[in-house]
The RNA shown here (transfer RNA) has 74 nucleotides and comes from Parcubacteria group bacterium Athens0714_12. The coordinates come from a structure-prediction model, not an experiment, and the mean pLDDT is 81. It matches the Rfam family "tRNA". Its family is annotated with triplet codon-amino acid adaptor activity in the Gene Ontology. Taxonomically the source falls in Bacteria candidate phyla (Bacteria).

């Protein structure tokens, strides 16, 4: 250079066209329990779904570019 697959809350992940203004665990924050911690117990913040563009009534989801990674090949 050519193919392939990946990219979602700090971090891991669910999701495969409408039930999703994204769910969950772990961390964070409060507030209770404790003499304090730590554990428990209640809540609560946090992702416009790498970035544009596109198709669709409707997109985190098809598609086409870019960008970053892995991998195969030559």
């Nucleotide at each position: 250079g050519g193919c392939g697959c990946c990219u979602u809350c700090g971090u891991c992940u669910a999701g495969u066209g409408g039930c999703c203004u994204a769910g969950g665990a772990c961390g964070u924050c409060u507030g209770c329990u404790u003499c304090u911690c730590a554990g428990g117990c209640a809540g609560a913040a946090g992702a416009u779904c790498a970035g544009g563009g596109g198709u669709u009534c409707a997109a985190a989801u098809c598609c086409c570019c870019u960008a970053g990674g892995c991998g195969c090949u030559a």
The sequence was found in a public genome assembly.